[in-house]
Molecule: c-di-GMP-I riboswitch aptamer
RNA sequence: AUGUAUAAAGGGCAAAGCCAUCGAAAGGUGGCGGCGCAAAGCUAUAGGGACUAAUGAUGAAAUGCGAUUGCAUACAUCAAUGUCAGCCAGUUGCGAUC
Repeated sequence: AUGUAUAAAGGGCAAAGCCAUCGAAAGGUGGCGGCGCAAAGCUAUAGGGACUAAUGAUGAAAUGCGAUUGCAUACAUCAAUGUCAGCCAGUUGCGAUC
C1' cells in the first nucleotide's frame, strides 16, 4: 500500500412513532425517540431502481358559464422539471486484529 474478517475501547449516525416547521405531494429540516448501521459519510442531468404529479398532454361523460363546439371545475390515464443513497450502485475514509 492492497485485501479480508469482526471480538474490544472511545466515540459517531439514527428506523418507526410523536411534536414543530417548509412543501401541491413525495419528501426535507429541527426536537424527543432508538429499530438498526463499520461507511446508516458524501454523490440524485450526465448508472439502474423506487416515490410523488404542482404543472403539462390526452380522454369520455358530468356540472357551471358562454353560445356552438369554447372556457372553467372535478374525474381518469400518461409524463419529472420534484424527491429517495437506511434499495442496488459510484466515490472517499477512522480505530483494532490477521